[in-house]
RNA sequence: AUGGAGAGUUUGAUCCCAGCUCAGGGUGAACGCUAGCGGCGUGCCUAACACAUGCAAGUCGAGCGAUGAGGCCCCUUCGGGGGUACAUCAGCGGCGGACGGGUGAGUAACACGUAGGUGACCUGCCCCGAAGAGGGGGAUAACCAUUGGAGACAAUGGCUAAUACCCCAUGUGAUCGGUGAUUCAAUUCGCCGAUUAAAGCUCCGGCGCUUCGGGAUGGGCCUGCGGCUUAUCAGCUAGUUGGUAGGGUAAUGGCCUACCAAGGCUAUAACGAGUAGCUGGUCUGAGAGGACGAUCAGCCACACUGGCACUGAGACACGGGCCAGACUCCUACGGGAGGCAGCAGUGAGGGAUAUUGCGCAAUGGGCGAAAGCCUGACGCAGCAACGCCGCGUGGGGGAAGAAGGCCUUCGGGUUGUAAACCCCUUUUCUGGGGGAAGAGGAAGGACGGUACCUCAGGAAUAAGCCCCGGCUAACUACGUGCCAGCAGCCGCGGUAAAACGUAGGGGGCAAGCGUUAUCCGGAUUUACUGGGCGUAAAGCGCACGCAGGCGGCUCGGUAGGUCGGGCGUGAAAGCUCCGGGCUCAACCCGGAGAGGUCGUUCGAUACCGCCAGGCUUGAGGACGGGAGAGGGAGGUGGAAUUCCCGGUGUAGCGGUGACAUGCGUAGAUAUCGGGAGGAACACCAGUGGCGAAGGCGGCCUCCUAGCCCGCUCCUGACGCUAAGGUGCGAAAGCUAGGGUAGCAAACGGGAUUAGAGACCCCGGUAGUCCUAGCCGUAAACGGUGGAUACUAGGUGUUGGCCGUUUAUUCGGUCAGUGCCAAAGCUAACGCGAUAAGUAUCCCGCCUGGGAACUACGAGCGCAAGCUUAAAACUCAAAGGAAUUGACGGGGGCCCGCACAAGCAGCGGAGCGUGUGGUUUAAUUCGAUGCUACACGAAGAACCUUACCUGGGCUUGACAUGCACGUGGUAGGAAGGCGAAAGCCGGACGACCCUUCGGGGAGCGUGCACAGGUGCUGCAUGGCUGUCGUCAGCUCGUGCCGUAAGGUGUUCCCUUAAGUGGGGUAACGAGCGCAACCCUUGCUGUAUGUUACAUGUGUCAUACGGGACUGCCGGUAAAAUAACCGGAGGAAGGUGGGGAUGACGUCAAGUCAGUAUGGCCUUUAUGUCCAGGGCUACACACACGCUACAAUGGCCGGUACAAUGGGUCGCCAAACCGCGAGGUGGAGCUAAUCCCCCAAAGCCGGCCUCAGUUCGGAUUGGAGUCUGCAACUCGACUCCAUGAAGCUGGAGUUGCUAGUAACCGCCGGUCAGCAAUACGGCGGUGAAUACGUUCCCGGGCCUUGUACACACCGCCCGUCACGUCGCGGAAGUCGGCAACACCUGAAACCGGUGGGCUAACCCGCAAGGGGGGCCGCCGUCGAAGGUGGGGUUGAUGACUGGGACGAAGUCGUAACAAGGUAGCCGUACCAGAAGGUGCGGCUGGAUCACCUCCUUU
Repeated sequence: AUGGAGAGUUUGAUCCCAGCUCAGGGUGAACGCUAGCGGCGUGCCUAACACAUGCAAGUCGAGCGAUGAGGCCCCUUCGGGGGUACAUCAGCGGCGGACGGGUGAGUAACACGUAGGUGACCUGCCCCGAAGAGGGGGAUAACCAUUGGAGACAAUGGCUAAUACCCCAUGUGAUCGGUGAUUCAAUUCGCCGAUUAAAGCUCCGGCGCUUCGGGAUGGGCCUGCGGCUUAUCAGCUAGUUGGUAGGGUAAUGGCCUACCAAGGCUAUAACGAGUAGCUGGUCUGAGAGGACGAUCAGCCACACUGGCACUGAGACACGGGCCAGACUCCUACGGGAGGCAGCAGUGAGGGAUAUUGCGCAAUGGGCGAAAGCCUGACGCAGCAACGCCGCGUGGGGGAAGAAGGCCUUCGGGUUGUAAACCCCUUUUCUGGGGGAAGAGGAAGGACGGUACCUCAGGAAUAAGCCCCGGCUAACUACGUGCCAGCAGCCGCGGUAAAACGUAGGGGGCAAGCGUUAUCCGGAUUUACUGGGCGUAAAGCGCACGCAGGCGGCUCGGUAGGUCGGGCGUGAAAGCUCCGGGCUCAACCCGGAGAGGUCGUUCGAUACCGCCAGGCUUGAGGACGGGAGAGGGAGGUGGAAUUCCCGGUGUAGCGGUGACAUGCGUAGAUAUCGGGAGGAACACCAGUGGCGAAGGCGGCCUCCUAGCCCGCUCCUGACGCUAAGGUGCGAAAGCUAGGGUAGCAAACGGGAUUAGAGACCCCGGUAGUCCUAGCCGUAAACGGUGGAUACUAGGUGUUGGCCGUUUAUUCGGUCAGUGCCAAAGCUAACGCGAUAAGUAUCCCGCCUGGGAACUACGAGCGCAAGCUUAAAACUCAAAGGAAUUGACGGGGGCCCGCACAAGCAGCGGAGCGUGUGGUUUAAUUCGAUGCUACACGAAGAACCUUACCUGGGCUUGACAUGCACGUGGUAGGAAGGCGAAAGCCGGACGACCCUUCGGGGAGCGUGCACAGGUGCUGCAUGGCUGUCGUCAGCUCGUGCCGUAAGGUGUUCCCUUAAGUGGGGUAACGAGCGCAACCCUUGCUGUAUGUUACAUGUGUCAUACGGGACUGCCGGUAAAAUAACCGGAGGAAGGUGGGGAUGACGUCAAGUCAGUAUGGCCUUUAUGUCCAGGGCUACACACACGCUACAAUGGCCGGUACAAUGGGUCGCCAAACCGCGAGGUGGAGCUAAUCCCCCAAAGCCGGCCUCAGUUCGGAUUGGAGUCUGCAACUCGACUCCAUGAAGCUGGAGUUGCUAGUAACCGCCGGUCAGCAAUACGGCGGUGAAUACGUUCCCGGGCCUUGUACACACCGCCCGUCACGUCGCGGAAGUCGGCAACACCUGAAACCGGUGGGCUAACCCGCAAGGGGGGCCGCCGUCGAAGGUGGGGUUGAUGACUGGGACGAAGUCGUAACAAGGUAGCCGUACCAGAAGGUGCGGCUGGAUCACCUCCUUU
């Protein structure tokens, strides 16, 4: 010393910047649901809106007169009178109504706070002290009478008292004048003169009165300092600033008046506008701060609104007065009354805030001598969970755990010791009894029969609210189906929702719980503590420079800042600590502490400041050298373009991707000569130079500024920065006048295009140039303000100097200009002595995105416009850097029948098959770019079959269980109905076990359930396709990076290959590749049925061998990588083929193969049957077959295979039929028999180029076979018929060797077959590959990115529609504060002296004087009126842009080289994004070249 926590949300992921949001605490609160008790507090935040009614300030008879029912006493003429005590409405008089109580409107001010001043002042009541109170006088209210008025009230006449009023005396004193001292001063002490006091009452104790001095208390005035927003308020001021004189006040003062002077305030914010009572404090915060100013306390201001004074010690006076105004009320209409921002209460307003209570018992106040009276101050009670604090709603026991609820994998789990039940207790509650303190010597207590104590009764009277996706603690079910709804932020809901609603369960708090509003916190998100500005928001375009801020070395002084001590003050309450009182606590009491940028005094002197002096290193100057596109003016030169003239010359030129417009036979272009004019200066030329920036480039001359270096000398801090200010300031643009060769916005034309307001082309005007003047902006950029100092190196280059070599050079140093890099910094990228490092000083700027480089206002400008610069509204982001991917009409390397080179095709024809479409009662369903379309189908006439029509059945065609029934049961020949299914059905009549009772099975009825090719492949498993048999995809450990991630896997060589080798912060490993497996080619051994054949062999089966870049040579940096060639070998560089498919992608395909969640259906979406359909047919596409013929067709003869299949089968021989086939039956369960004659080929013959002896479609007829059945709808045979087609447009497919092509054979499915399909088998057997530019796909590396649903991405603007807020606008209607003029109440002051007039004076008196009152006049003056302006708000036809909104319209501007690189300023143009010109920037990709740097 007690004190500081974070989270969610931008991304595929990461780090950072940044905003939004949440968790905490608080409240004078309100609202929703709920509610047992007590204590202590608090309670109109809105309309300073209006108020009915009652109360809130009176008191004193011991100041005075008067009055009085009654009491007492006395007198009495008995009518009454007097006195006394007591009482009192009203009055005179005194004190108090200036306190207490309320409110917060106004006020930005000496209003408040704090510290001072007052020698410029006042102070009733109170205290102390000094002195005094003698004598007289005149009135007046009450009252009485009269009168006016509805009333409020008023007038006149008459009577009367005082502590009311007046005069005289006295004068301690005080005041004034004069005067002498004293003081800085108006102070103080004297002297003389003048003026000036008083009141009595009494219970006899006192209480009062007058003057003066002092005190105390309370106040007035003045000053320093402190505390709101706004500069889109920059100038304000006429009593204004000062002086003199006067007035006024308690008192200073322009406070007021007159005169004089012309001042005063302001960037340290005047003046104006907006807002606001200030403080102690309250809430929050670690603090510094921030916000607030309820209750309590101090101060101020106000009292219906505005003005004014009177009285008084004190007021310009909340419950006093006058006037004006608004409002309300009364009225007899003539006039009057009123002021709750006192306590209650009412209405109104509002989300919202209480009783018309009790009492003066306590505390305090006013009056009084006192008793006492008054006191809505106050003490209490009532209402309100409004807040804080405390208590309770029970405690113990009680099941491997009731019931019910909920969930369930059906086993169980959970609610849950919870309940029931047993025992106990009684705070609270109800009832009974007792009963305070608060009160002083006695009595007297609103609260209150309250607190508290005690007895009895009985678990009895007492629990809710919010939440449960993450943040944030707490999960399941059902319902719902982008609906209903939720939501603080992110976000949930589109059929399995822990996010909606309900339920069960759970979590949190608890007589409360949530919500809303608001403040602080978190937010270091305004950063003093404690932030930033290269790219995230942020450095002024650049300089000069006033104010301001900051400032080198040294000596002395001072003591303002600074530091220390003392003193004063910082009210109380509050806060902290200690102690104490209510049973505890809240609450309350006592003590201590803390708290200021305060005042004062003493001290210290390092630092800052100030004063005075010195110094030279900062700064400047002199002298001597130097480089330079620095600036201005004048002159001058050559090349080139264009134009003009002339010559030569002829048909084109020009231009483009290709064209065209254009120019040219009136002679262009080309070429030669001559001339004119304007603009710009090739090479040199260079991350070279100069300049503050913009910027500056031929040469020469003149004028001129700055810079660098060297050496000594001079001045002596003269410096740095710089708000305002001033100047300079590319291009475009503007004004005026020139000039105009080329180029070139606009414009015209030609192309391109869907369009082309563009890119390209042909022309072309402003402009570009000059002079003078404006403009003042740019990506005015190093996106980096200026100055100074310090902090490793290396290497270029420019200028100078020194040293050293001299042929070059090398070293050092100063100033500039580049690159790389250490430390350090940075979010990273990067920066790195030219800092973005380490520090100091000064300036400028930033605070989420959009709206918005905007509006309004202001300044500037000729204009264009520039500078300054918001808000409403809206979003949960916008952004920076880097990472991994993907993508690019980016790049590099590489591969593949990818292209190329070839061969054969497809696309045209006919036919087969599939699909789309159409049709249909149905043409079942699925598959849909590659990766659907001879695919699921390896066999649709019925069946299949899922579709349609019609007819049937309903526990069902099929499974399991339960209950009941059935004994001539189930079934059922015959028969009936029927298309069949099915229904009915006499006779007959079944099976298994048995203890002979029966049981099982069957059947019937009923209940559970079956069934579904119904839906969802986007709920799924499994399987499959595709990229792709492509070479990739990853991991562990280590290392690098804040991290995502990287490294490894990149690089070089090589390979079919991430294959291998080398290198290497990596080292290893896994899934892939390869190999292992099958087959084939050579060979050995063994065996040999049914093969061949008689064995050394063929063939078959099994097991082995063989091939590994092993050997040789070359190439390869190196290598045991590899490549090329060779030998040997049957085979050579993975020998050929197959099987084998990494991590993953496509919500790819399949719920119709099967499985399966959920949903749907249940006399039907199930099931059975008959018939039909899946075979339709104007068309389109896909896969095929057969052809178009002579390398062929036909006829005859003839040769050679292999794989396979076969008993409901293959089927021989033989015979019949032209043939399909039939008859027949041998053999074969297969190396035995059969299918089984292979065909192309070869030999011979005919055909001779023709729609044919090609081709076979179509059709007619006749048949065969399978099958229950060939009509819809089979195949085959024979006879006849003989169609299209003569090699196929654009386009497109396959194939690199035993391959393509051609030829036939076999098999599965299958009764048969629409198979030309599919899967295999053998026979014959080619051509070509220069090569990787291009198309397609893929791999690796790299680059850009605004993409990440990843380019089928993202995204811009107009237009149309809707919603919302805002601006402009002819105007219209208000508010506010002033100004000018007019009118001008009350009141004060002044004047006047018209009317009236007791005290005092003169006078015998009358009367007069003095004074007073009224009146009148004037100054001032609130309100009102008129007027033109200012400022602010509302509204406004129409209009402008903005934001948002579902999948609207048009285009495609931007992001990749975004397909014309983009962007900035400016100008013009255009539906729109935008285009073009001029200048600028890199925040441009790519290629080439140059230079520099780094490593080896």